[in-house]
Molecule: transfer RNA
Organism: Minisyncoccota bacterium
Formats: sequence, C1' cells, structure tokens
RNA sequence: GCCCCCGUAGUUCAAUGGAUAGAACUGCGGACUUCUAAGCCGUCAAUCGAGGUUCGAUUCCUCGCGGGGGCG
Repeated sequence: GCCCCCGUAGUUCAAUGGAUAGAACUGCGGACUUCUAAGCCGUCAAUCGAGGUUCGAUUCCUCGCGGGGGCG
C1' cells in the first nucleotide's frame, strides 16, 4: 500500500428495512432473612462519527475513525 471482517447498555450477545432497539450478567432499589449470600420482584443504561438512499435506517450506499485478520 491492497483486500476481508467487526463496531449496539459497564460486560457478553441478539435484532439484516417497519411496533416502545431485546436478553443475560453487573449496578441500584424493594421484599425475605437475626445478618450476609443465593433465589424472587422492580429499575437505570446503548446503535462509533458525518453525509446519502427511503414514507421509514441498528440494518443499504459513500467517506472518515477505531479494532482484528490476510497478502505484498
């Protein structure tokens, strides 16, 4: 330098064009318990940035940024 893949919650992952972006763990609160833990109930929290296509974009396109891999 060229090519490919990835970027969503604090973490690990879903959602591949349409309903309020969902789950687990973590955090916080509640109840229970003599207390703690486990289990139970509730709750907070996210689409890497900019532009484009579309009635509608996490999803498709372009550029950039970051990470990983391959070739030279």